SAM riboswitch aptamer (S box leader) from uncultured Flavisolibacter sp., 119 nucleotides, folded computationally.
């Protein structure tokens, strides 16, 4: 920097002690019935990499039916290994745009930004 996802999913334990939700700021939560964090167990998803399973597409062989084979495509299983994750939509707003309706809200698209993977 580039692509692709981000409305679902899944917690106990044990050290520790006042914090936290990335980000001014706002708003809303979490929290000593215990925040971050660190450590082990699980679990959750299924992005990569191996593995299977179909069915298509190629090719090749038989010879019309099948059969093998693949840096191919396309779905689904697993959950081995590499990474991720386990309040609340990436908490929500924040910039821009449309619509509603009237000075405050409410709906929706879109950017930023940011998390994750894989390059």
């Nucleotide at each position: 920097c580039u692509u692709a996802u981000c409305a679902a999913g899944a917690a106990a334990g044990g050290c520790u002690g006042a914090g936290g939700g990335a980000u001014a700021u706002g708003g809303c939560c979490c929290g000593a019935u215990g925040a971050a964090g660190c450590c082990u167990u699980g679990a959750c998803a299924a992005c990569c990499u191996a593995u299977u399973c179909u069915g298509u597409c190629a090719u090749u062989c038989u010879g019309u039916u099948g059969a093998a084979u693949g840096u191919a495509c396309a779905g689904g299983a697993a959950a081995a290994g590499g990474u991720g994750c386990c309040a609340a939509u990436u908490c929500c707003a924040g910039c821009u745009c449309c619509g509603g309706u009237u000075u405050a809200c409410c709906g929706g698209g879109g950017a930023a930004a940011g998390a994750u993977a894989a390059g």
The source organism's lineage runs through Bacteria, Pseudomonadati, Bacteroidota, Chitinophagaceae and Flavisolibacter.
The sequence is in RNAcentral, with records from MGnify.